[in-house]
Molecule: Bacterial RNase P class A
Organism: uncultured Caulobacterales bacterium
RNA sequence: CCAGACAGCCGGGCGGUCGCGGCGCGCGUGCGCGUCGAGGAAAGUCCGGGCUCCACAGUGACAAGGCGGCGGGUAACGCCCGCCGGGAGCGAUCCCAGGGAUAGCGCCACAGAAAGCAAACCGCCUUCGCCCUCGGGCGCAGGCAAGGGUGAAAGGGUGGGGUAAGAGCCCACCGCGGACCUGGCGACAGGGACGGCAUGGCAAGCCCCGCCUGGAGCAAGACCGAAUAGGGACCCCGCGCCCGGCGUGUUCGCACGGCGGGCAGGACUGUCACGGGUCCGAGGGGUCCGGGUUGGUCGCGCGAACCGUCCAGCAAUGGGCGGUCCAGAGGAAUGACCGUCACGCUUCGGCGACGAGGCGGACAGAACCCGGCUUACAGGCUGUCUGGCCCC
Numbered sequence: 001c002c003a004g005a006c007a008g009c010c011g012g013g014c015g016g017u018c019g020c021g022g023c024g025c026g027c028g029u030g031c032g033c034g035u036c037g038a039g040g041a042a043a044g045u046c047c048g049g050g051c052u053c054c055a056c057a058g059u060g061a062c063a064a065g066g067c068g069g070c071g072g073g074u075a076a077c078g079c080c081c082g083c084c085g086g087g088a089g090c091g092a093u094c095c096c097a098g099g100g101a102u103a104g105c106g107c108c109a110c111a112g113a114a115a116g117c118a119a120a121c122c123g124c125c126u127u128c129g130c131c132c133u134c135g136g137g138c139g140c141a142g143g144c145a146a147g148g149g150u151g152a153a154a155g156g157g158u159g160g161g162g163u164a165a166g167a168g169c170c171c172a173c174c175g176c177g178g179a180c181c182u183g184g185c186g187a188c189a190g191g192g193a194c195g196g197c198a199u200g201g202c203a204a205g206c207c208c209c210g211c212c213u214g215g216a217g218c219a220a221g222a223c224c225g226a227a228u229a230g231g232g233a234c235c236c237c238g239c240g241c242c243c244g245g246c247g248u249g250u251u252c253g254c255a256c257g258g259c260g261g262g263c264a265g266g267a268c269u270g271u272c273a274c275g276g277g278u279c280c281g282a283g284g285g286g287u288c289c290g291g292g293u294u295g296g297u298c299g300c301g302c303g304a305a306c307c308g309u310c311c312a313g314c315a316a317u318g319g320g321c322g323g324u325c326c327a328g329a330g331g332a333a334u335g336a337c338c339g340u341c342a343c344g345c346u347u348c349g350g351c352g353a354c355g356a357g358g359c360g361g362a363c364a365g366a367a368c369c370c371g372g373c374u375u376a377c378a379g380g381c382u383g384u385c386u387g388g389c390c391c392c
Stems, first nucleotide, its partner, number of pairs: 001388010012341007020037008039363001043374002046372005051217004064213005069083005084098001085096004099208002104206002106202003121148002123144004128139004156174006175197001176195002180191004221298004231289007240263005246257004265280005305324008343360007
């Protein structure tokens, strides 16, 4: 210098003008002053908690859902750190739902002869029969998993012996298996013998084993509470006459309830009278009590907080000391413009250092809070490491 791996960070600075929200103060009550005012993801709402209400308040079983190498961290986790095992890469490093496949069931597409009680398509070998150009060919019966071919996968691999041809049939090494020894907290690693090899894969199919989990969510929930309309208690005033039909009770005479109509009556309108219109016509008024709706207040930001530093630890993380107070909310403010500096791209001038212009700046956005994960993101910075080339 080129190519890469990992970890962390920034997400423009300053000034001016106008505008918006919370809080405090002031007054001339909508203005002024002061102060504070988004993010690394505020997002998805996928996990885990705090908080609140309901249920159970003990234990066990069952169901449903989730998790799954080992050790540690944490309030907790499906998160993080360290390690182990497997896989990929020359490497830094990355990826893995990483318990159990002799408990049982199920599945294994296509291709292929055969896919699970393994299997003779091509092929290899042997007896017998026939043919023959004596090389062999054909047929029948059998042996063989070594070779070919199919497949993601064909019942250990390589080499040698052996055999008619073959085969863990036998042997060496590798792999595998169950014990043993050594090291490690452990996952696991290493070792020398033994066993001739047996049960192929899938559990992100059912299932088995171990562990975890009550439900709903700030529209949770708590408090204060009008006007009006319902409900209840008490008090006061009032509840006329006739007709029709209905229901219930009945001593069959009627009584009670409610419906419809008429008359009388009342209220309002109307200067008054006559006449008319509308409404009421059995309820009206008062005092008190209780629950709820609109609304208001709280919940609501001092917290598993942030910054600096030291200590313990490989690390995640924990602890000590010092400092800081940092949006709050309700359909919801946190913005716009100008100047300048820095950055990136580009045009022109210049051999060049450079100078003069033009353009650009992402994803997004709190709403009860916190820890994670995941996803989006213009551009830029820092550190550690790997591979290659060159120079000293």